[in-house]
RNA sequence: UAAUUAAGAGUUUGAUCCUGGCUCAGGAUGAACGCUGGCGGCGUGCCUAACACAUGCAAGUCGAGCGAGAAGCCAUUGACUGAAACUUCGGUAGAAGGAUAUGGUGGAAAGCGGCGGACGGGUGAGUAACGCGUAGGCAACCUGCCCCUUACAGAGGGAUAGCCAUUGGAAACGAUGAUUAAAACCUCAUAACGCAUCCCCCUCACAUGGAGGGGAUGCCAAAGAUUCAUCGGUAAGGGAUGGGCCUGCGUCUGAUUAGCUUGUUGGCGGGGUAACGGCCCACCAAGGCGACGAUCAGUAGCCGACCUGAGAGGGUGAUCGGCCACAUUGGAACUGAGACACGGUCCAAACUCCUACGGGAGGCAGCAGUGGGGAAUAUUGCACAAUGGGCGAAAGCCUGAUGCAGCGACGCCGCGUGAGUGAAGAAGUAUUUCGGUAUGUAAAGCUCUAUCAGCAGGGAAGAAAAUGACGGUACCUGACUAAGAAGCCCCGGCUAACUACGUGCCAGCAGCCGCGGUAAUACGUAGGGGGCAAGCGUUAUCCGGAUUUACUGGGUGUAAAGGGAGCGUAGACGGAAAGGCAAGUCUGAUGUGAAAGGCCGGGGCUCAACCCCGGGACUGCAUUGGAAACUGUCAAUCUAGAGUACCGGAGAGGUAAGUGGAAUUCCUAGUGUAGCGGUGAAAUGCGUAGAUAUUAGGAGGAACACCAGUGGCGAAGGCGGCUUGCUGGACGAUAACUGACGUUGAGGCUCGAAAGCGUGGGGAGCAAACAGGAUUAGAUACCCUGGUAGUCCACGCCGUAAACGAUGAAUACUAGGUGUUGGGGAGCAAAGCUCUUCGGUGCCGCCGCAAACGCAGUAAGUAUUCCACCUGGGGAGUACGUUCGCAAGAAUGAAACUCAAAGGAAUUGACGGGGACCCGCACAAGCGGUGGAGCAUGUGGUUUAAUUCGAAGCAACGCGAAGAACCUUACCAGGUCUUGACAUCCCGAUGACCGGCCCGUAACGGGGCCUUCUCUUCGGAGCAUUGGAGACAGGUGGUGCAUGGUUGUCGUCAGCUCGUGUCGUGAGAUGUUGGGUUAAGUCCCGCAACGAGCGCAACCCUUGCCUUUAGUUGCCAUCAUUAAGUUGGGCACUCUAGAGGGACUGCCAGGGAUAACCUGGAGGAAGGUGGGGAUGACGUCAAAUCAUCAUGCCCCUUAUGAUCUGGGCUACACACGUGCUACAAUGGCGUAAACAAAGGGAAGCGAGACAGCGAUGUUGAGCAAAUCCCAAAAAUAACGUCUCAGUUCGGACUGCAGUCUGCAACUCGACUGCACGAAGCUGGAAUCGCUAGUAAUCGCGAAUCAGAAUGUCGCGGUGAAUACGUUCCCGGGUCUUGUACACACCGCCCGUCACACCAUGGGAGUCAGUAACGCCCGAAGUCAGUGACCCAACCGUAAGGAGGGAGCUGCCGAAGGCGGGACCGAUAACUGGGGUGAAGUCGUAACAAGGUAGCCGUAUCGGAAGGUGCGGCUGGAUCACCUCCUUU
Repeated sequence: UAAUUAAGAGUUUGAUCCUGGCUCAGGAUGAACGCUGGCGGCGUGCCUAACACAUGCAAGUCGAGCGAGAAGCCAUUGACUGAAACUUCGGUAGAAGGAUAUGGUGGAAAGCGGCGGACGGGUGAGUAACGCGUAGGCAACCUGCCCCUUACAGAGGGAUAGCCAUUGGAAACGAUGAUUAAAACCUCAUAACGCAUCCCCCUCACAUGGAGGGGAUGCCAAAGAUUCAUCGGUAAGGGAUGGGCCUGCGUCUGAUUAGCUUGUUGGCGGGGUAACGGCCCACCAAGGCGACGAUCAGUAGCCGACCUGAGAGGGUGAUCGGCCACAUUGGAACUGAGACACGGUCCAAACUCCUACGGGAGGCAGCAGUGGGGAAUAUUGCACAAUGGGCGAAAGCCUGAUGCAGCGACGCCGCGUGAGUGAAGAAGUAUUUCGGUAUGUAAAGCUCUAUCAGCAGGGAAGAAAAUGACGGUACCUGACUAAGAAGCCCCGGCUAACUACGUGCCAGCAGCCGCGGUAAUACGUAGGGGGCAAGCGUUAUCCGGAUUUACUGGGUGUAAAGGGAGCGUAGACGGAAAGGCAAGUCUGAUGUGAAAGGCCGGGGCUCAACCCCGGGACUGCAUUGGAAACUGUCAAUCUAGAGUACCGGAGAGGUAAGUGGAAUUCCUAGUGUAGCGGUGAAAUGCGUAGAUAUUAGGAGGAACACCAGUGGCGAAGGCGGCUUGCUGGACGAUAACUGACGUUGAGGCUCGAAAGCGUGGGGAGCAAACAGGAUUAGAUACCCUGGUAGUCCACGCCGUAAACGAUGAAUACUAGGUGUUGGGGAGCAAAGCUCUUCGGUGCCGCCGCAAACGCAGUAAGUAUUCCACCUGGGGAGUACGUUCGCAAGAAUGAAACUCAAAGGAAUUGACGGGGACCCGCACAAGCGGUGGAGCAUGUGGUUUAAUUCGAAGCAACGCGAAGAACCUUACCAGGUCUUGACAUCCCGAUGACCGGCCCGUAACGGGGCCUUCUCUUCGGAGCAUUGGAGACAGGUGGUGCAUGGUUGUCGUCAGCUCGUGUCGUGAGAUGUUGGGUUAAGUCCCGCAACGAGCGCAACCCUUGCCUUUAGUUGCCAUCAUUAAGUUGGGCACUCUAGAGGGACUGCCAGGGAUAACCUGGAGGAAGGUGGGGAUGACGUCAAAUCAUCAUGCCCCUUAUGAUCUGGGCUACACACGUGCUACAAUGGCGUAAACAAAGGGAAGCGAGACAGCGAUGUUGAGCAAAUCCCAAAAAUAACGUCUCAGUUCGGACUGCAGUCUGCAACUCGACUGCACGAAGCUGGAAUCGCUAGUAAUCGCGAAUCAGAAUGUCGCGGUGAAUACGUUCCCGGGUCUUGUACACACCGCCCGUCACACCAUGGGAGUCAGUAACGCCCGAAGUCAGUGACCCAACCGUAAGGAGGGAGCUGCCGAAGGCGGGACCGAUAACUGGGGUGAAGUCGUAACAAGGUAGCCGUAUCGGAAGGUGCGGCUGGAUCACCUCCUUU
């Protein structure tokens, strides 16, 4: 300020930031599909087959141009017929009717003639073009009808259609003869202001030229009609309108299309046209176009506009409007003002139709309509009433243009499907924690209203006299009834909206992420909710978001992306001062930018859509006036850029020739003897034919130790002994010369490691391939022994590398510090030092930049210029094509298909056959075991009717189970019960229940008998049993991957976190890291951290010393007493159990940092957490347990519940774990003897006595326990015996006889006695425990338990050895490093092979298409020639002439034929690789030092990943050294 405004989200990760793609939310459509559908208005409707079309209509009109003139009507005629009447019945008569003819009227159909069929209507095939758009030009043009002006219209002539006759043909259509008119045709006259040619004058212009004037010569006209208004005709000029041609600029993609062109480019002269022009022709010249993209190929009508967008842009070209092109396909002309003509002609081709087979007809991309195609697009409607068009003087006729109607929710717009009140919050439905909640004021009910639709009545405008298809339409009014009128999609996030059931990786969903494997807000249904609404969703397409092609407005160190390097062409850009011009630039004016559309302001349909008016805009182009800063340009200058000259030093710069020593190898000779060589260890190999070693001499090739250095030189690749020749560049200094000569650089040219290729040499060492030996499961490898190309030289190719600083070149500017290298200058106290200045080369570091890492005057900073390159990953640097190459191959370089990621930097973890430090019976040092035997016990496996279930590396396996004969018991077989063995509620009955007895059964179940309640307010209540109905009980059924609780494990490891602050964009970091120290994140010091919490430690229990209190059941020193602490007495001691003390690095010395702390010592019962226990951080393992218990969900309910008997859990070829007993003399056996601790005991422990060989039995004192009992401790010591044996070892197995427990000992208990007397003589590979009162060894007790331990848990007795130490194995902790891992190395991941599917390359070929080319044939037709044949007009008496025509010939010429190529497509046996695909095979190449560091280029080899050689890179870990930097 009338015409003006920009939104993001999801998805890569364990998490983060970035890069980057994919996807979504918006708008739009000529749409289609699904479900649904009340009304109206305005629009709109074959996007596909420019495929084929039946039928009707779409272009006619004029009688006022002409001849002729049908039907009808009128008048006349009147053949024929023959009414009334008359009659001689023979007829007469002649009305009405009426053939025919004539005239008039009439005007149909056809014809001649004029105008119109070139407009209107359709379509978009072709066209990449002056086709279209825009701005101009024609001095190079035409223009019917219309308007204006001037002039004129005189005199003649011959035909012809129609019609008629004859005739051909099926038809279409003709042929011949005769006749006729005109505004048809022809001749003559008249005529210039016209035209043509020539001349002159004047003027204009842009070269040819043009306007005007004058003169000469030549040439050309006409038509009439009439109703008398008028209309028409001819010539000329002007206008208007419409067209033609030319030009500037703009107008898609491909270079895997780079050369194209012969009428081609130009000229001279002709022809042709309305007009210019190679438009055409003859001749001459050799040009013309093209990297600013020619030619070729593909695609496409162009524009106003439409959609989208903040804009810039991008996409589109339906309807409406302008232009173009086309009319079945191709060609051609005629007529005409205008056509090379949609509803005209001719020819060719294809197709369709008719046919008498001879021949003909046709062209809906006009309106309807049909078939076909398709996802898909309408009525064979009404009317010329309006608007327009054609003809006509007019009336009028024609008009599928047009106006209307019909069909379609196809689009836009508007309206309705009711409004108010109404809580018993009804019923129903859904859900529920069962209380409720939701649907929900919603419904019903009550009170209103009538928009739309329906009914009835009235009834327009559109029309200026008449005339209305629409149409009884719009609109208005009246009565009537809430009646007739709501659906679709969605509800995991994006994205508004949630629950239940069903399903169970099935069915399905899905735009992206993704959902579904038994509790799905994601599938299906329901209830509820959200959104839009006569529509709602889906699909397709376009723009947006996408700054994701970046002009506005991006990037290239590591994400995609800098060319390997230089020189240089075109081009782009370019230093200082002054001047001119005005192309760019800026500004004013003028013209144009059609209308419609869009925007703004108004107005009209009730509003809106829609329509109308005005404004503004149309950002453009052209013309013209001005400005001169900047760019440009012109001329003349300058020296700061650049270059030249002179002087100087540095250097592995290049090239050629020569030359030197060390070393390897080989040869010869000597000495010498048995090995050498090689490796992790070996072997192949060499050697008694004398090697290796050593000495001397010789040969030959290649490379140049030390110096040597992030030192030097070079454009890069690269360059290293020494000398010489030739030669390039940089630098410093001087400031003499030139005067912008500069920068960059598409194409182009040159150089370009290694490998490789060609020819010829050379060949010592090394060494792809190859051979052998090892290693290995294999080993086409790593290791070893050999060894050929090659490596070397000359010449010629190749042209690539991680050709890297992963960083293009140039210029300028922007804090510092410190090395080094080559020069110069200044100063000083001078082998040197200090300051300064140019050039190179490093490091650190500020600003700034960056996603971060990092860069930081050698930029990745700030700017400018030029070049190159990028646009998701894979397919693929592949295919095809092309260029280069001898080849290998290089360069250029796609698509189909497929995925939702691929990627960069950094973070936290985890991991490493990475590093550093530390700890642990982790190793080592020791002692004793296991693994071998027999047995016990558990597990696996097998078996079985059942062998119930669980536990599975450590962390399952003498585990749950602290104890299976029945029970337990969950398993199996058989029997039995069904509200149940157990709980609660309800109803009835009984007064019991319990208990006792009997029958029966394998047993439970079952049947019978006896006995038998309490309280009371007398109503009943309580309790118990039994019967019944249903709610329910019950389940050791499933899921430990739905859970709680409990537990194991890392691990008694030292860790795990938080608050505030600080740092970082962020994930995160810091604290918690570092130096010491500790058993310890224990403590100390330091520090952008300061504090705190859970853990550690301590507090607790026990044990070791002491004191004190107490003194029975304990104790006994002293006193008394005894068989005996038995008793008196005592509480000193032991002991018991209460309270205390004690140990704290407290003291000393040394070390350490004056610390923490460590080492040693003193004292002490004990010394550095004294020993032992309890105590288990944050978390890990979807660890274990649904069978301890609890519990969600699912499942069973006369059974998966309950109960009983019997069986099983105890099986047995075998395998494993854990133990016991042994193998013996450090022992066995026998005899007699000594010393514990801790426990247990009433359905118990049980003394003693007696019996028994014994297990035990009988009897039974004492004891609910410091009192009694279990209870004997054993190893040990002493004595005796055995004497190295399968034994006096060992005791399994077996037989007989017993004991005990128990209802019961067969399956299946323990114990006793006698007899029997197996394996086993110290245990392979391997493996376990233990660091002191420990291991080892010896016995004792307890829990469970009727009975049943070699197990488990405790107790004491005897009582060792060793630890140098941390290299290694295992586990753990901290720090650090790498990582492609994050389900976290039991990770990730590569390639071949096999299978399935998909797209694609090659392919002997085959088939189709497109556009050209060459030749042949050559229709129609124009033009040209000819015209012997034919001909009315004019001339001529005539002959004939003029003129015209048929015919013929020629050039051109469509379709067609032949031919060889080009391009494109389809298909193909076979073949190549590629992609995709829950569980295939072989290996393990890569990620950690990935177990041989990896990668790049090249060569070679191999099933495959890959290996090896040569050269290169760090985008390699680790260790050591060197150098540099920083700090003090």